[in-house]
RNA sequence: GAGUUGGCCAGACAGUCGCCGCUAGUGUGCUCGCAAGAGCCGCUAGGGGAGGAAAGUCCGGGCUCCAUAGGGCAGAGUGCCAGGUAACGCCUGGGCGGCGUAAGCCGACGGAAAGUGCAGCAGAGAGUAGACCGCCUAAGCCUUUCGGGGCCGGUAAGGGUGAAAGGGUGCGGUAAGAGCGCACCGCGCGCCUGGCAACAGUGCGUGGCAUGGUAAACCCCACUCGGAGCAAGACCAAAUAGGGACCCAACGGCGUGGCCCGCGCUGGGUCCGGGUAGGUUGCUUGAGCGCUGCGGUGACGCAGCGCCUAGAGGAAUGACUGUCCACGACAGAACCCGGCUUAUCGGCCGACUC
Numbered sequence: 001g002a003g004u005u006g007g008c009c010a011g012a013c014a015g016u017c018g019c020c021g022c023u024a025g026u027g028u029g030c031u032c033g034c035a036a037g038a039g040c041c042g043c044u045a046g047g048g049g050a051g052g053a054a055a056g057u058c059c060g061g062g063c064u065c066c067a068u069a070g071g072g073c074a075g076a077g078u079g080c081c082a083g084g085u086a087a088c089g090c091c092u093g094g095g096c097g098g099c100g101u102a103a104g105c106c107g108a109c110g111g112a113a114a115g116u117g118c119a120g121c122a123g124a125g126a127g128u129a130g131a132c133c134g135c136c137u138a139a140g141c142c143u144u145u146c147g148g149g150g151c152c153g154g155u156a157a158g159g160g161u162g163a164a165a166g167g168g169u170g171c172g173g174u175a176a177g178a179g180c181g182c183a184c185c186g187c188g189c190g191c192c193u194g195g196c197a198a199c200a201g202u203g204c205g206u207g208g209c210a211u212g213g214u215a216a217a218c219c220c221c222a223c224u225c226g227g228a229g230c231a232a233g234a235c236c237a238a239a240u241a242g243g244g245a246c247c248c249a250a251c252g253g254c255g256u257g258g259c260c261c262g263c264g265c266u267g268g269g270u271c272c273g274g275g276u277a278g279g280u281u282g283c284u285u286g287a288g289c290g291c292u293g294c295g296g297u298g299a300c301g302c303a304g305c306g307c308c309u310a311g312a313g314g315a316a317u318g319a320c321u322g323u324c325c326a327c328g329a330c331a332g333a334a335c336c337c338g339g340c341u342u343a344u345c346g347g348c349c350g351a352c353u354c
Stems, first nucleotide, its partner, number of pairs: 001354009011324007019049002022046006029040004051330001055341002058339005063229004075225005080094005095109001096107004110220002115218002117214002132159002134155003140151004167185006186209001187207005192201003233281004243272006252266005288307008325328001
């Protein structure tokens, strides 16, 4: 200098005026209560007030309600091995493959010798291979001017096509060739050794080599999964209408009508329960954060000490002024956590590579 990787910060300071919770004090204030006191409304003081992603809502869990004897089918998801975790599709370590000089990065990475399916163009042939060019003419037949030519054929070594042509190199072999034979390499299978395992091995034996690709195609195998979500749910509870129980009245009440008869309409009171508006709660002390020590390669776990860090609900976390600088990105909580992914001006620190 170039690069890889892990972590941290997210304009700073001061002043003024606000907004939302909390705590303490306070009021000849209001309501309830015998009182103690409680709630509401003010005032004063103190302290707190968005994020690393609060986002996407893509996974996993807590919590809540509903369902649920147990099992199966269907459906969805995951998919090398081991570990971590409340759990995961996350994380850590390892294996294998690929990329990179390296640090390191990336991988839906089970099964294609259970079955089915699929494969454009080119090409002779694309999966029980295939003679277009080339090579060969040993055997058999025909022919000959005796050089050969033709037929029947043989051949996957060479060329050509293709993403891919059914192990590679060499020697032997042959008419030319071919795992046809052999050696080495590769591959399959069995054993042995190392490893918890995935897997590895200049190990031993065996097989001439069978089994092309595709499973984010159906499928097979193994494992996991009940549904809905804080507008979940719980509590308090008007007015109006309706329901139930009891008591009372049915000679009542209201209307029509001048009045009676008649006709029409209609019960009254008390209590209870469901439910709506509305209110309260769920709501933030939690798989929490920081430091130290111990165990572990690590993710992480254990112990000790310390800390409290928004809780609104039509929704607060803001506005203005001054000074300074490197001139400030992406972006705003809504029940809560663990992840992943995506967005992001810049700056700082550690480790490592060339």
A computed fold for a 354-nucleotide RNA from Vreelandella lionensis, annotated as Bacterial RNase P class A.
The sequence is in RNAcentral, with records from MGnify.
It matches the Rfam family "Bacterial RNase P class A". Rfam classes the family as a ribozyme.
The source organism's lineage runs through Bacteria, Pseudomonadati, Pseudomonadota, Oceanospirillales and Vreelandella.